[in-house]
Context: one part of a larger RNA
RNA sequence: GGAUGAACCCUUGCGGCGUGCCUAACACAUGCAAGUCGAGCGAUGAAACUUUCACCGCGUCCUUCGGGACAAGGUAAAAGUGGAUUAGCGGCGGACGGGUGAGUAACACGUGAGGAACCUGCCUUUCACAACGGGAUAGCCUCGGGAAACCGGGAUUAAUACCGUAUGACAGCUUAGUAUCGCAUGGUACUAAACUCAAAGAAUUUCGGUGAAAGAUGGCCUCGCGUCCCAUUAGCUAGUUGGUGAGAUAAAAGCUCACCAAGGCGAUGAUGGGUAGCCGGCCUGAGAGGGUGAACGGCCACACUGGAACUGAGACACGGUCCAGACUCCUACGGGAGGCAGCAGUGGGGAGUAUUGCACAAUGGAGGAAACUCUGAUGCAGCGACGCCGCGUGAGCGAAGAAGGCCUUCGGGUCGUAAAGCUUUGUCCUAGGGGAAGAUAGUGACGGUACCUUAGGAGGAAGCCCCGGCUAACUACGUGCCAGCAGCCGCGGUAAUACGUAGGGGGCGAGCGUUAUCC
Numbered sequence: 001g002g003a004u005g006a007a008c009c010c011u012u013g014c015g016g017c018g019u020g021c022c023u024a025a026c027a028c029a030u031g032c033a034a035g036u037c038g039a040g041c042g043a044u045g046a047a048a049c050u051u052u053c054a055c056c057g058c059g060u061c062c063u064u065c066g067g068g069a070c071a072a073g074g075u076a077a078a079a080g081u082g083g084a085u086u087a088g089c090g091g092c093g094g095a096c097g098g099g100u101g102a103g104u105a106a107c108a109c110g111u112g113a114g115g116a117a118c119c120u121g122c123c124u125u126u127c128a129c130a131a132c133g134g135g136a137u138a139g140c141c142u143c144g145g146g147a148a149a150c151c152g153g154g155a156u157u158a159a160u161a162c163c164g165u166a167u168g169a170c171a172g173c174u175u176a177g178u179a180u181c182g183c184a185u186g187g188u189a190c191u192a193a194a195c196u197c198a199a200a201g202a203a204u205u206u207c208g209g210u211g212a213a214a215g216a217u218g219g220c221c222u223c224g225c226g227u228c229c230c231a232u233u234a235g236c237u238a239g240u241u242g243g244u245g246a247g248a249u250a251a252a253a254g255c256u257c258a259c260c261a262a263g264g265c266g267a268u269g270a271u272g273g274g275u276a277g278c279c280g281g282c283c284u285g286a287g288a289g290g291g292u293g294a295a296c297g298g299c300c301a302c303a304c305u306g307g308a309a310c311u312g313a314g315a316c317a318c319g320g321u322c323c324a325g326a327c328u329c330c331u332a333c334g335g336g337a338g339g340c341a342g343c344a345g346u347g348g349g350g351a352g353u354a355u356u357g358c359a360c361a362a363u364g365g366a367g368g369a370a371a372c373u374c375u376g377a378u379g380c381a382g383c384g385a386c387g388c389c390g391c392g393u394g395a396g397c398g399a400a401g402a403a404g405g406c407c408u409u410c411g412g413g414u415c416g417u418a419a420a421g422c423u424u425u426g427u428c429c430u431a432g433g434g435g436a437a438g439a440u441a442g443u444g445a446c447g448g449u450a451c452c453u454u455a456g457g458a459g460g461a462a463g464c465c466c467c468g469g470c471u472a473a474c475u476a477c478g479u480g481c482c483a484g485c486a487g488c489c490g491c492g493g494u495a496a497u498a499c500g501u502a503g504g505g506g507g508c509g510a511g512c513g514u515u516a517u518c519c
Stems, first nucleotide, its partner, number of pairs: 001519004006515003010511001013391006019384002021349001026347003030344003035092003040089002043086001048081005054075003059070004099302003109226007118219002123215007131165004141154005171196002174193008201207002228274003235265003240262008277299004281292004304325005327338004355381001357380003363377001364375004394424004404415004428460001429456006438446001463508005468489003474503005484491002
């Protein structure tokens, strides 16, 4: 000098774009953050309409004045049409999106290969198929237990829920054979035979179901190389290293197990300890390099702590389940409930970091045939000079130079065209009017925002640090090794350009200086 997710002191007019718990992966009140489909299913059956009947009855007509007939409309009931609503079963999605960086020195990450050892819902393409049946169970009803959470018995019902039989190959598996290819195990293609496995409907535009092949996407596994400090860590290792066989897995493999062998790693740093998420990047530097890993993007890991599996195409699953633990809460003391490292917000810690906002209008996601619903993703707004960038705080003329301050050799010098005064402008500001793009038919949170226009009026808008040398900028007074300054050298003990104040000056400027850290 440059830089920062900064903080602190003093100061502060406006706008745009960014950015904002680096500390306690500390504890969390409250609200919201993952639902959706009635065109899968039984059930429920609102509004509205129609009909019938009962009552009331605005009003009209008749009247023997007692009443009678007709009747708009209203209330209630029954039946029918109708189809709103949804607790439950079922499907898809809750494995994405969002957060955090505790752990991890590791195939975690980066890069380059391999899988002849693998999986892949939704999507795309192609081919083939969907036959016949069955028994349940939620819900509803009923009985019971419990303070609650919830649970149990009985009866009964549906399905795109579940099950059986059939059909069944270009699939799987076994056997045999042929051809061909390969880096080894072996792969590919074809033929023959045997065995095995499927399905679901809804709606009337269509959407789905099953099997197979291929693609795409996403994932899984293996390997080469790279990846911090300590040798004041020198030896480490029994599933350890290898083999055979079996099991497990989507799949290779001590991944697991039985048996056998005694190996394997290590000064080219094993093992142990410390520290740390990794990268694209970012900062600095002419570069080499050094530092760093906030925001944005990719990967990984985690979800109160530890462990485990279930479901599923995918999890060992942030807002799922079970067990244990700590903590908090409810309780009728028998027992239960919870998990903000989602968005806001609270307490705490700290030098230090924001609103319990608006909207699904846009982009994207889930479900749905769609309408649409949901979406604290996202789009916006609010707060903070936290950063970068832009603009303003006026402009022109104006004295041999007012007043006043300071200095003075008392002549004057300086602040200084600075002010006053005259002329002028309208960025910002205030008030009025108009008013977007973003949206492709409709639909705009932002927002009466940006922007345009009219009027008003210099009015409302400058500070901070420094002035001994390094280092741009000097005098006076006060103080008297005191009070104090200080990055280094060093100033201060009676003439201090170094302390304090004033005048003047220098630097930067809505900032300035200090502190911390990196180059």
The part of an RNA shown here (small-subunit ribosomal RNA, 5' domain) has 519 nucleotides and comes from an uncultured bacterium.
The prediction has a mean pLDDT of 83.
The RNAcentral record of the full RNA draws on ENA.
Its Rfam family is "Bacterial small subunit ribosomal RNA".